Small-subunit ribosomal RNA from an uncultured bacterium, 1406 nucleotides, folded computationally. RNAcentral holds the sequence, with entries from ENA and SILVA.

RNA sequence: AGAGUUUGAUCCUGGCUCAGGAUGAACGCUAGCGACAGGCUUAACACAUGCAAGUCGAGGGGCAGCGGAGGUAAAGGCUUGCCUUUACCUGCCGGCGACCGGCGCACGGGUGAGUAACACGUAUGCAACCUGGCCGUCACAGGAGGAUAACCGGGAGAAAUUCCGCCUAAUACUCCAUAACACUUUCCGAGGACAUCCUGGGAAAGUCAAAGGAAUUCGUUCCGGUGACGGAUGGGCAUGCGGCGCAUUAGCUAGUCGGCGGGGUAACGGCCCACCGAGGCGACGAUGCGUAGGGGUUCUGAGAGGAAGGUCCCCCACAUUGGAACUGAGACACGGUCCAAACUCCUACGGGAGGCAGCAGUGAGGAAUAUUGGUCAAUGGGCGGAAGCCUGAACCAGCCAAGUCGCGUGAGGGAAUAAGGCCCUAAGGGUCGUAAACCUCUUUUGCCGGGGAGCAAUGGUCCUCUUGCGAGGGGACAGGGAGAGUACCCGGAGAAAAAGCAUCGGCUAACUCCGUGCCAGCAGCCGCGGUAAUACGGAGGAUGCGAGCGUUAUCCGGAUUUAUUGGGUUUAAAGGGUGCGUAGGCGGGCUGUCAAGUCAGCGGUCAAAAGUCGGGGCUCAACCCCGUGAAGCCGUUGAAACUGGCAGCCUUGAGUGAGCGAGAAGCAGGCGGAAUGCGUGGUGUAGCGGUGAAAUGCAUAGAUAUCACGCAGAACCCCGAUUGCGAAGGCAGCCUGCCGGCGCUCAACUGACGCUGAGGCACGAAAGUGCGGGGAUCAAACAGGAUUAGAUACCCUGGUAGUCCACGCAGUAAACGAUGAUAACUAACCGUCGGCGAUACACAGUCGGUGGCCAAGCGAAAGCGAUAAGUUAUCCACCUGGGGAGUACGUUCGCAAGAAUGAAACUCAAAGGAAUUGACGGGGGCCCGCACAAGCGGAGGAACAUGUGGUUUAAUUCGAUGAUACGCGAGGAACCUUACCCGGGCUCGAACGGCAUAUGAACGAGACAGAGAUGUUUCGGUCCUUCGGGACAUAUGUCGAGGUGCUGCAUGGUUGUCGUCAGCUCGUGUCGUGAGAUGUUGGCUUAAGUGCCAUAACGAGCGCAACCCUUGCCGAUAGUUACCAUCAAGUAAAGUUGGGGACUCUAUCGGGACUGCCACCGCAAGGUGAGAGGAAGGCGGGGAUGACGUCAAAUCAGCACGGCCCUUACGUCCGGGGCGACACACGUGUUACAAUGGUAGCUACAGAGGGAAGCCAACUGGUGACAGUGAGCGGAUCUCGAAAAGCUAUCUCAGUUCGGAUUGGAGUCUGCAACUCGACUCCAUGAAGCUGGAUUCGCUAGUAAUCGCGCAUCAGCCAUGGCGCGGUGAAUACGUUCCCGGGCCUUGUACUCACAGCCCGUCAAG
Repeated sequence: AGAGUUUGAUCCUGGCUCAGGAUGAACGCUAGCGACAGGCUUAACACAUGCAAGUCGAGGGGCAGCGGAGGUAAAGGCUUGCCUUUACCUGCCGGCGACCGGCGCACGGGUGAGUAACACGUAUGCAACCUGGCCGUCACAGGAGGAUAACCGGGAGAAAUUCCGCCUAAUACUCCAUAACACUUUCCGAGGACAUCCUGGGAAAGUCAAAGGAAUUCGUUCCGGUGACGGAUGGGCAUGCGGCGCAUUAGCUAGUCGGCGGGGUAACGGCCCACCGAGGCGACGAUGCGUAGGGGUUCUGAGAGGAAGGUCCCCCACAUUGGAACUGAGACACGGUCCAAACUCCUACGGGAGGCAGCAGUGAGGAAUAUUGGUCAAUGGGCGGAAGCCUGAACCAGCCAAGUCGCGUGAGGGAAUAAGGCCCUAAGGGUCGUAAACCUCUUUUGCCGGGGAGCAAUGGUCCUCUUGCGAGGGGACAGGGAGAGUACCCGGAGAAAAAGCAUCGGCUAACUCCGUGCCAGCAGCCGCGGUAAUACGGAGGAUGCGAGCGUUAUCCGGAUUUAUUGGGUUUAAAGGGUGCGUAGGCGGGCUGUCAAGUCAGCGGUCAAAAGUCGGGGCUCAACCCCGUGAAGCCGUUGAAACUGGCAGCCUUGAGUGAGCGAGAAGCAGGCGGAAUGCGUGGUGUAGCGGUGAAAUGCAUAGAUAUCACGCAGAACCCCGAUUGCGAAGGCAGCCUGCCGGCGCUCAACUGACGCUGAGGCACGAAAGUGCGGGGAUCAAACAGGAUUAGAUACCCUGGUAGUCCACGCAGUAAACGAUGAUAACUAACCGUCGGCGAUACACAGUCGGUGGCCAAGCGAAAGCGAUAAGUUAUCCACCUGGGGAGUACGUUCGCAAGAAUGAAACUCAAAGGAAUUGACGGGGGCCCGCACAAGCGGAGGAACAUGUGGUUUAAUUCGAUGAUACGCGAGGAACCUUACCCGGGCUCGAACGGCAUAUGAACGAGACAGAGAUGUUUCGGUCCUUCGGGACAUAUGUCGAGGUGCUGCAUGGUUGUCGUCAGCUCGUGUCGUGAGAUGUUGGCUUAAGUGCCAUAACGAGCGCAACCCUUGCCGAUAGUUACCAUCAAGUAAAGUUGGGGACUCUAUCGGGACUGCCACCGCAAGGUGAGAGGAAGGCGGGGAUGACGUCAAAUCAGCACGGCCCUUACGUCCGGGGCGACACACGUGUUACAAUGGUAGCUACAGAGGGAAGCCAACUGGUGACAGUGAGCGGAUCUCGAAAAGCUAUCUCAGUUCGGAUUGGAGUCUGCAACUCGACUCCAUGAAGCUGGAUUCGCUAGUAAUCGCGCAUCAGCCAUGGCGCGGUGAAUACGUUCCCGGGCCUUGUACUCACAGCCCGUCAAG
């Protein structure tokens, strides 16, 4: 000193939360010792029991009890006059219960209920007071008297207690005397200065005292008594100042405030009383209500502050509750009295007793707080002459980790870094960990044994010295400690007896495994947990602190988050709607003076303790002891700058005057035209009106339209503007009157007269309201018509309050510049309004307004920027997280509506401002695409094929599901495939590797059983060798296996899609506090972020393009199996042969196209042109190629792989079945519905591919599928091979010579096997279907359409699918408004999981 948390990210505002310290604490876990301090915060609740205030015999009478002495009597013993015992007597002595009397009991101890008060603190005052005991001074103490308690006698009562009678004493009580320096009254006169008196002097009159006791050496001494004065101590009273919450408490007060006179008191005082006056307090907060003992101090904080008042000290108050007095120096009295009340107890029911907020203790309450201990040894108190007695004050001990401080639980060495635990990348390594074991050493504390303080001074007896004779000093003797045999010291044994708690996602130091699976749970905030949780629970490890550690509660801090130090108010919360103005606050220049503020010196006070600093004592420390301050308040002496008071002066602030000026400022009156509606009349005829389209409405009873005349009310076109005026609200036709404010110029006058302004007063849009008018227009409510799912709306037709006027009320608005008023200062530039100067249609200057853009500066930014949101000063108002809520209650105002003032409970961790990137918009601009449009052909209807859903099933294996699943994985499901189902088997297993043991070569061929797998069995076979064994096989055992089981949301790889769309980024620089921006935007251009130009950007990368393949033209090279022009041979014919290297072609290398040329447009890039040339022209056509990323897209069943799961089964083998089911729905296709066609016949022309378990020429057989024979060819050689088209004929519009499904029969082929479930052939059968609803798909040229051919897979094939190939070969595109998708720029946003978003209301459940 800060940190976390609002967002996708950012800056800010702002709240919440955390880290620190503290406590009279409590709770959880744990616990060795000591020292010092602490311990009912709750029920001022109730209390059993014991103790807490007595003492004095040196005041008194006495003698119950104890002891002594004396006496009497009896008994016993005996030494016969002594002893013992018992009883009785005697106050004679020591003493002493009770009693009279004195002193004390008003201290000490407890508690904080009450109290907001002179209660407390501080500083003063008392000329208005008291003070026992103590100290000092002066004086006095003579005489007399009457009672009473105890005791005794008697009585009442259960008791507590009490009554009557008799006797008696005192330091008890009374009287007389004496007495003034005392008190009261009167008089004389002096001094003082708080003058209602004070001090001192003199004179006179009056009033009031007393007590004795002890000792004695008899001299006296000591303790007491009375009066007076003084001191000290303790108290009483008064006053200034200080310390609390609410104004949703604003008025309070009749003894109230004052006076005079009395009473009362120690004393002042309405303290009390009579009379008189009418005051007193209050916004500087009275009164009321709530809360509370106050201070020294304590905690926290850098401080200023904030919070607290337990222990200790001071003061106050209280003693069950309320009231009252008595005694006394002192009380209105904690352990006194009386009365009342509540409660408890006793009782014989008549009546009594009690007060722990003293110390212990009990119950209760509570989260919670101790022993019914010891001692008066010390300190202190009461009494006493003293010894001494009393003392739950005090000192000690006990209990409690409840706090602070200190100590310990060992130290050094020690690696096979053991075992074990845990983890991992696991043949191994890491960690617990030098930790342990082991060796050496030490012994604090604890334990055992021994010794053993200080706290002790008094006091008693004796001796001695000094003396003021009270006492003090010294010595001797005996005695004297609760704590305690404690502290401390010595010795002994022995590492021995002594470590836990919390945390480990971030904040915040510390990480892994397992379990769990939005469950259980955690959590201070943010938040973790839905199968890989460093956040839950456990474990290992680590971190922090440590005899403690965590949690909870509370206070301060952090929080500058109430801001004096030290905040804000345009948009985050926050400027009052505006003015005038009261109190208050603040205030121009000069001079003098005062000294209130201010400053300085000195003095008083500021208790002690605490705290700071210095020093010292307990072994240290905590703790204790000694010394040392400051603020504040009061007094006093000075200073005079500043503020202030007073006095005088000044003119610049302010105002006045004079002269000009502008204006929709206000109020009242008058006047005007246009429009609207209505009325009357005319013209005129069928509609008008209204809307997106309509309808309601009006109109033949004559509307709308139009003309004329008239009436009514309201508002004032153009001018008109970033114009002007006004304090704001607001103000607009013209004229007149009244009136307010403002600006400029002059500088004549006044001389600070000023600024702000809580309350207050006034003004205050619209709507509203009261009363009376007025009512044309418009128009809430209302009605009707539409719209709509609905439409209590938007639109339309009507229409009442109202809108207008007068007089009142109301008092609010996004009353906004969301920006209070005033004054001063701080760069420019461009307009405009009103003055002045100047006069010149210019121009700049100046004053006052009103605008724009910007400098510095400010600001979170947006922005503001002389009209500040800049820099200063003064005053006012307002804010302090969001919601609840501008709500409730209360109060005030109002006719009402309502306005003003204005909370809390509860709840959330945010709410919010500005800006940024995206995404989105039924926002805008630009552009593209078979996107639409223009066309051609299809799908959707039929039948069939195929895939999917659904259903069914033992199983119909699994996956793919909008676009981007559905002739998809599958480029070949009869068995196999196969993963599914049923059944039968196996368990080292169907395949593979390693090791050990045993047996056998391996291997080949059969037989039987069985559905098969498999089992049983026979025969053949006899390897290599260094003789150890090896290779191979089988069996057994074992370590690995195996899984198309799960998770594509743990993954790799691959793929789809946006999209072959033109985008996606980076470095450096610059801008911005930052997220980010710029670059990549703009203009033009392009298929293209393609390029050019501009440009705080300059460059670069991934994409585009190009490079690659193919096709189109040419050339070169090469020439077999291809070719054949020329030459030759040859055939029925044929490149058939020789030959050729021309052509075609084949396959390799090159060329060619680049807007290169021309014209026009353009700055350029580039565009346009049926241009030229060229095979090809502006990317020539096609392909391959897919940026950053998106969809947790698809795939664990292609493969790989983490984790989880199965292991005589979820593995594996076999037979059979299923994947082929079928009321239905969808997708993709095929064939059709026919004449641009069908059928029959004749007859041409390809390309690209395939071929040996193959392609198969040719021949033969069969109607045919095909079969038989059989040449060639691993291929430019052989072979598989076209159809549409063309020609001829026929059919003639029909369910047909269209269409071919379905079905029957007969076959062919493949294959172990065609039943479920193959293809093909022939004959026969001949279904639906006559061009297809809404809707929808493809295609822009060699394309669509149409025709056939080939290939992969493959024994065969369910292929109408997929991938290729060639043949024939169109139509159309005006264009970009609209639909869909996309790109760029811009704008709005409360979205960012990004519009399938966010979010509001109602209802239901809880």